Source information
The prediction has a mean pLDDT of 81. A computed fold for a 1186-nucleotide part of an RNA from a Candidatus Nanoarchaeia archaeon, annotated as large-subunit ribosomal RNA, half B. Rfam family: Archaeal large subunit ribosomal RNA. Taxonomically the source falls in Candidatus Nanoarchaeia (Archaea, Nanobdellati, Nanobdellota). The RNAcentral record of the full RNA draws on ENA.
Context: one part of a larger RNA
């Protein structure tokens, strides 16, 4: 000094972020208990009151003993409980020990519960309930490749998956988007099948058929989620019930509201305080409330959060004092871990821009012991913050690509039947009309007969069915007739008919083969049963292929430049100008402006022409229309910038053409520029060509911008090769051309991180330093102006020069193998731009009170209220509550309230993951001091023999003293008056300083008494109850403050100033030379340290002895050291004596309420007693020997 504890006057939160911590309160019994309540509860509410010992009674109970036949009777027999009354005793009776401090607002969570094992225990979870959605059991979910398993041997009163979060009250609109669902003629839709094409056939290409899914329709929000703006308007004035008009998918209801939400902002009012950036009520304009991501309430609960009040305390004022343990002193034993260039510092200054090492200069003799921690940019960890890396993870998602999953179709596993529809093939019937022709002519051949006559031709008649071009045609029947019709030929047309044969076309119908659909069966298969048999059933399961959902999962990816880094922006391709320094090049998120086109004429060529403006002149006609002369060098135009260029024109008009063409080859720009490419562009040679007589021009535009690699695909040409043909077709290549990469020499690519990681940067931010000072802050110079007049008693525009390094910004020099980041608390030092005190000046100074300035840093500059706050405000006080620095002094010194980790809610914000100089509740602050520094304490060496005493004082330090009140001067001076001084002298006050303990007061683990539990069997007389007194009341000596004492002037040189003499400058003038005065400031005077003051001092005395160990100690003290004493002695101890504390011992003896009595708490007396003593005295018992 820590840490763990006891105590504490007055005063009581003033402390602090904050009553943290400490203190009180405490049990039991009785009395009593409010608001509120979901009526249970709050409640131990609050507040009170009693509690111990004795003695006597009484009640209940157990168990005993005695009589008695039994109910039962009696017993001072041992036991407990509960009451009662009288008696005692203490400061105190739950005596100690155990043992809630309390009451009142808010806010959030209803409640008991859970949780980040090691930094959040909450408001987060979670709970009953409310409510949504799936699921009928071989369920739905999970879980697994699978078998299987979990729910569950459960069955909708069940099981799963969300949301919400007791109870009260209530839960609005909105379905447009996004998702669920659900239905859906049309549309898109894979593979399978089918079917064209692909000369057959393959590859391949189309097409139909289609399924889920999209698309479309609807329903759904206790489903992701939303839930407007602007004018006018009422008879003060405001404001708007009213009105208009934009929109929407609907425009926020009802509550609530400056809130855990409100920027502004400490909103405004109102209480609460002496003062509140807190609290609570109101208000509402709500940046950015709000209705089961639930709104608003709410008893009860709660190691939540927050504000008041009462207690009550050392948190504080303001700190004291004991206690125990650790340091600290002797012995003994004795490490580890981490650092570890060297080392005597200061101050300036250099270095790097923050130095113990370097320069100057000062200081500095060695070593050691205890201590503070001020510097080592101190150790401890290759910064966690920022920022980079073609670095990594994790998590999201409408980021890329994909996978599982889930679904969908086809196929196999897979059979049989019946219906009904489609397709094929097949039999039978059946249709076939241009005109012309009798007529309704299917095509092509054959073909001159065919068909009938009871196996009825052909015909009439009423009706029927099919088809129809609407004229008819066909078929089956009925009833009457009964013997011919029909082709050929003829005619008409492209075709010419009877019959026959092949074959098309319509329709209908059978057969069969296959498809789809539906309906059944059983035998594959499945399920269940020991089987029998049952329930399902060609579906399902399985597999192969297919199409779709598809952060469930996995892989990636998230450009660049940058006065950090994001944001912003393109300075990321190109072109003019200036920059740019008269060759060329030349940078900045410099400065100014364009491009990413246009154009068949805006281009080639031959011919012509002059433009803007100005004058003068002419009809309407004006400043300006057209028209005519003159002048005119570009002052016009040039398709677009901006520079160069053009008049011989490149500008303006026309005529013909298409050179805006084909090949080829040099060259230039562009380019870290050596290489290349792309573009761009001059130049030449060939080829066909246009205009022009023609010489020549032309292979785009007056010139410099107006662009794109490779792969992939597409087009053109038909040159080369491959396959496969009879021919063709197809594939690859050369040439030419298009589609684009704007980050523009060109990846296919979104987003979080605060849960976070590497590895690096001081290449580069944030704090602090440095450079600078726009800004900030302070001066000067001028002197519009006002100040009744008058610039400068006072204020002082517009402007112009500094100075400072406390603010704010700028650079990015040091520092990212770390220099702890706000504010406060402690401490200490410096400035002065001086608030106060002190000495002057002016004064719009009368006094007194102010204003404004000079010198002056010696001292002071204080308390509280909200707020983390600095700052700022506000309250009462002061002489005055001045500003500033010191790595915004000070975390190896302390808080940790803010800021800035992981946890969680609020508003906003993103789909989300998650962000928010928005709020809000919580949230580990490391160490044994090595050196140097600094505050003490020691030894050693010099200092020229050595000792002892006693001196000088260079020189260090201090503030030792600072202010203020009062009374006397004096109600004086001074003023009309109200008012109202000073020198000077006295007395206190504060506030510093240094000392002390006689008082006071506090401590007082020395003492001394009282009390409880239990323990040594009782008394006596003790332990132990805080590891460290078990409480309580007392207290001496020491310590101490809250207590007392002391805390002078003078003198010298000065400052501003006032002033003498005086000149330059015959005067003046405080100054030049000389003199004076003149301040709390300076040196003295005071107090302390101070011969290590290298100049190392000076004096006396003593000298061979002179110290120092040791020993008893303490006026002394961490160790050491001081100082005392040692027998020629009171150093210490014992002892007595006096003093002091505490109260009146043990014993005995009377006494006691009462009890029959044994007994008895206590009382009184012996007794100011016992007990105990760190004082003081006495005394050599005993130890100071050596």
């Nucleotide at each position: 000094u820590g840490u763990a504890g006891u105590u504490g006057a007055g005063g009581g939160a003033a402390c602090u972020c904050g009553g943290c911590a400490u203190a009180u309160u405490a049990g039991c019994u009785c009395c009593g208990u409010g608001a509120c309540u979901u009526c249970g509860g709050u409640u131990u509410a609050a507040g009170g009151a009693g509690u111990c010992c004795c003695u006597g009674c009484g009640u209940c109970c157990g168990u005993g003993c005695u009589c008695g036949u039994a109910u039962g009777a009696g017993u001072g027999g041992c036991g407990g409980u509960c009451g009662c009354a009288g008696g005692g005793g203490g400061c105190a009776c739950u005596g100690a020990c155990u043992c809630g401090g309390g009451g009142g607002g808010g806010c959030c969570g209803a409640c008991u519960g859970u949780u980040u094992a090691c930094c959040a225990a909450a408001a987060a979870c979670a709970c009953a309930a409310c409510u949504g959605g799936g699921u009928g059991c071989u369920a739905a979910g999970c879980u697994g490749u699978a078998a299987a398993g979990c729910c569950u041997u459960g069955u909708a009163c069940a099981c799963c998956c969300g949301g919400u979060g007791a109870c009260g009250u209530c839960u609005g609109c909105c379905c447009a988007g996004u998702g669920a669902u659900g239905g859906u003629a049309u549309c898109c839709g894979a593979a399978u099948a089918c079917u064209c094409g692909g000369u057959u056939c393959a590859a391949c290409g189309g097409g139909u058929u289609u399924a889920a899914g999209g698309g479309c329709c609807a329903u759904u929000u206790a489903a992701c989620g939303g839930c407007g703006g602007g004018a006018g308007u009422a008879a003060c004035u405001c404001u708007a019930a009213c009105u208009c008009u934009c929109u929407u998918a609907a425009g926020g209801u009802a509550g609530c509201g400056u809130a855990a939400u409100g920027c502004c902002u400490u909103g405004u009012c109102a209480u609460u305080u002496g003062a509140u950036u807190g609290g609570u009520g109101a208000c509402g304009u709500g940046c950015a409330u709000g209705a089961a991501g639930g709104g608003c309430g709410u008893a009860a609960c709660g190691a939540g959060c927050u504000c008041c009040c009462c207690a009550c305390u050392g948190u504080c004022c303001c700190c004291a004092a004991c206690u125990g343990c650790a340091a600290a002193c002797u012995u003994c034993u004795g490490a580890a871990c981490a650092c570890u260039u060297c080392a005597u510092u200061c101050a300036g200054g250099u270095g790097g821009g923050a130095a113990g090492a370097c320069c100057u200069g000062a200081g500095a003799u060695c070593u050691c012991c205890u201590g503070u921690g001020g510097g080592a940019a101190g150790c401890g960890a290759a910064g966690a913050c920022c920022c980079c890396g073609u670095g990594a993870a994790a998590c999201u998602u409408u980021a890329c690509u994909g996978u599982a999953g889930c679904u969908u179709g086809u196929a196999g596993c897979u059979g049989u039947a019946u219906c009904a529809c489609g397709u094929g093939u097949u039999g039978c019937a059946u249709c076939g009309u241009a005109u012309a022709g009798c007529g309704u002519a299917u095509g092509u051949g054959g073909g001159a007969g065919c068909c009938g006559u009871u196996u009825g031709a052909g015909g009439u008649u009423a009706g029927g069915a099919u088809c129809g071009u609407c004229a008819g045609a066909u078929c089956a029947g009925a009833a009457c007739u009964g013997a011919g019709g029909c082709g050929a030929c003829a005619a008409u047309g492209u075709a010419a008919c009877a019959c026959c044969a092949c074959a098309c076309u319509c329709u209908g119908u059978g057969a069969u083969a296959u498809g789809u659909g539906a309906u059944a069966c059983u035998u594959a298969c499945c399920u269940u049963g020991u089987a029998a048999g049952a329930g399902g059933g060609a579906c399902a399961c399985c597999u192969a292929c297919u199409g779709g959902c598809g952060g469930a999962c996995a892989g990636u990816u998230c450009g660049g430049c940058u006065g950090g880094g994001g944001u912003g922006g393109c300075a990321c391709g190109c072109c003019g100008a200036u920059g740019a320094a008269a060759a060329g090049a030349u940078a900045u998120c410099a400065u100014u402006g364009g491009c990413g086109c246009c154009c068949u004429a805006a281009g080639g060529u031959c011919g012509g022409c002059u433009c803007a403006g100005u004058c003068c002149g002419g009809u309407c006609a004006g400043a300006a229309a057209u028209c005519g002369g003159a002048c005119g060098u570009g002052g016009a135009g040039u398709g677009c910038a901006a520079g160069g260029g053009c008049a011989u024109a490149a500008g303006c008009c026309g005529g013909c053409c298409u050179g805006a063409c084909u090949g080829g080859a040099u060259c230039c720009c562009u380019g870290a520029u050596a290489a290349g490419c792309c573009c761009g562009g001059a130049u030449c040679c060939a080829g066909a060509g246009g205009c022009g007589a023609a010489a020549g021009c032309c292979a785009g535009g007056c010139c410099u911008a107006g662009c794109g690699a490779a792969c992939c695909c597409c087009c053109g040409u038909a040159c080369c090769u491959c396959c496969u043909u009879a021919g063709u077709g197809g594939g690859g290549g050369u040439c030419g051309g298009g589609u684009a990469u704007g980050a523009c020499c060109g990846a296919a690519a979104a987003g979080u991180u605060a849960c976070u990681c590497c590895g690096g940067g001081g290449g580069u931010a944030a704090c602090a330093g440095a450079g600078u000072c726009g800004u900030c802050g302070c001066g000067c110079c001028u002197g519009a102006g006002a100040g009744u007049u008058c610039a400068u008693a006072u204020c002082g525009a517009c402007g112009g020069c500094g100075c400072g390094g406390u603010u704010u910004g700028c650079u990015a020099c040091a520092u990212c193998g770390a220099c702890g980041u706000c504010g406060g608390c402690u401490c200490u030092u410096c400035c002065u731009a001086u608030c106060c005190u002190g000495g002057c000046c002016g004064u719009g100074c009368a006094g007194a009170a102010g204003c404004g300035g000079c010198c002056a840093a010696g001292g002071g500059u204080g308390a509280a209220g909200g707020g983390g706050u600095u700052c700022a405000c506000u309250u009462g006080u002061u002489a005055a509550a001045a500003g500033g620095g010191a790595u915004c002094g000070u975390u190896a010194g302390c808080u940790g309230g803010g800021u800035u980790c992981a946890c969680a809610a609020c508003g906003c914000u993103g789909u989300g993951a998650g962000g928010c100089a928005g709020u809000u509740g919580g949230u580990u602050u490391g160490a044994u001091a090595u050196c140097u520094a600094c505050a003490g304490g020691a030894g050693a060496u010099g200092u020229u023999g050595g000792a002892a005493c006693g001196c000088u004082g260079a020189g260090a330090g201090g503030a030792a003293g600072g202010a203020c009140c009062c009374u006397c001067u004096a109600g004086u001076a001074c003023g009309a008056g109200a008012g109202g001084a000073a020198c000077g002298u006295g007395g206190g006050u504060u506030c510093g300083g240094c000392g002390c303990c006689a008082c006071u007061g506090g401590u007082u683990u020395a003492c001394c008494g009282g009390c409880u539990g239990u323990c040594c069997g009782a008394u006596a007389g003790g332990g132990c109850a805080u590891c460290a007194c078990g409480c309580c009341g007392g207290g001496c000596a020491g310590c101490u403050a809250c207590g007392c004492g002391c805390u002078a002037u003078u003198a010298g040189a000065u400052a501003a100033g006032c002033u003498c003499u005086g000149a330059a400058a015959g005067c003046a003038u405080c100054u030049a030379a000389g003199a004076g005065u003149g301040a709390a400031g300076c040196u003295a005077u005071c107090c302390u340290c101070g011969a290590a003051a290298a100049g190392a001092g000076c004096g006396u005395u003593c000298u061979u002895a002179g110290a120092g160990c040791a020993u008893g100690g303490g006026u002394a003290g961490a160790a050491g050291a001081c100082c005392c004493g040692u027998u020629u002695g009171a150093u210490g101890g014992a002892a007595g004596c006096g003093g002091u504390g505490u109260g009146u011992a043990a014993g005995c003896a009377c006494g006691a309420a009462g009890g029959u009595a044994a007994c008895g708490a206590c009382g009184u007396g012996u007794u100011c007693a016992g007990c105990a003593u760190g004082c003081g005295c006495u005394c050599u018992c005993c130890a100071a020997c050596g």